[in-house]
RNA sequence: UGGGACGUGGCCAAGCGGAAAAGGCACCGGUCUGCGAAGCCGGAAACCGCCGGUUCGAGUCCGGCCGUUCCAG
Numbered sequence: 001u002g003g004g005a006c007g008u009g010g011c012c013a014a015g016c017g018g019a020a021a022a023g024g025c026a027c028c029g030g031u032c033u034g035c036g037a038a039g040c041c042g043g044a045a046a047c048c049g050c051c052g053g054u055u056c057g058a059g060u061c062c063g064g065c066c067g068u069u070c071c072a073g
Base pairs, nucleotide, nucleotide: 001072002071003070004069005068006067007066010025011024012023018056027043028042029041030040031039049065050064051063052062053061
């Protein structure tokens, strides 16, 4: 420098144009227990890297940029 992949709650991770944006871990409350742990029930937390475009409608398609990573030189 060129090309590819990826960027979603604290962490991991689904989502293939129309759901209130799954789920797991962690966290908080309750239940249980002699106290804990585990189990069970409930809860808070993301508008989706940034900016723009397309569309009636975008996390999801397109463009630019930023970041991580892989390949080539």
This is a predicted structure of a 73-nucleotide RNA (transfer RNA) from an uncultured Oscillospiraceae bacterium.